[in-house]
Molecule: transfer RNA
Organism: Candidatus Margulisiibacteriota bacterium
RNA sequence: GGGCGGUUAGCUCAGUUGGUAGAGCACGCGACUGAUAAUCGCGAGGUGGCUGGUUCGAUCCCAGCACCGCCCA
Numbered sequence: 001g002g003g004c005g006g007u008u009a010g011c012u013c014a015g016u017u018g019g020u021a022g023a024g025c026a027c028g029c030g031a032c033u034g035a036u037a038a039u040c041g042c043g044a045g046g047u048g049g050c051u052g053g054u055u056c057g058a059u060c061c062c063a064g065c066a067c068c069g070c071c072c073a
Stems, first nucleotide, its partner, number of pairs: 001072007010025004019056001027043005049065005
């Protein structure tokens, strides 16, 4: 330098013929217990890597850039 894959909650990851984002774990509160743990209930937490474009509407489609991984040179 070239090719492919990835970037979504604190972490690991889903998702959608484009219609406004979810799970598990972690965290906070409560229930339970003599008290913990476990278990159960509730809750908080995301400008969806960045900038543009297309569209009535973008996490999703397109372009550029950044970062991570693998391969080729």